About this RNA: A computed fold for a 74-nucleotide RNA from a Deltaproteobacteria bacterium, annotated as transfer RNA. Rfam family: tRNA. It is annotated as a transfer RNA. The coordinates come from a structure-prediction model, not an experiment, and the mean pLDDT is 80. The sequence is in RNAcentral, with records from ENA.
Order: sequence, then structure tokens, then C1' cells
RNA sequence: GGGUCCGUAGCUCAGGUGGUUAGAGUACUUCCUUGACAUGGAAGGGGUCACUGGUUCGAGUCCAGUCGGACCCA
Repeated sequence: GGGUCCGUAGCUCAGGUGGUUAGAGUACUUCCUUGACAUGGAAGGGGUCACUGGUUCGAGUCCAGUCGGACCCA
């Protein structure tokens, strides 16, 4: 230098053929349970879907570019 894949909650990840409120597990906060802790149960907070632009009535999803990461080729 060329190519492929990836970037969504603190962490690990899902998200069908573009549409209905952006989700799960775990972690965190509060409460219940206990003499106390752990386990268990209930409720709650937390998101610029890497960034910029475009297409569209509508984008996490499609297109282009940029940045970052992994791998392959040279």
C1' cells in the first nucleotide's frame, strides 16, 4: 500500500425484508427477605447506535468518506 470483518448501556452481546417506545445478560442504586452477610425476589437509573455527510416520508439497519480495532496479502 491492497483486501475482509468489526465499532450499539460500565462490561459481554442481540437487533429478520428500513417503520410500532432501542433491547438481553451482567454490573450499579433503592426496597423486601436475614441477627448480619451471601443467595433469592421487586422496582429504578444509565444510550449522540464510533464520527461526518448522503438516499428516503422514515436509518442502529442502505450508500460514500473519515477515525479506531482484529485478521489476510504484499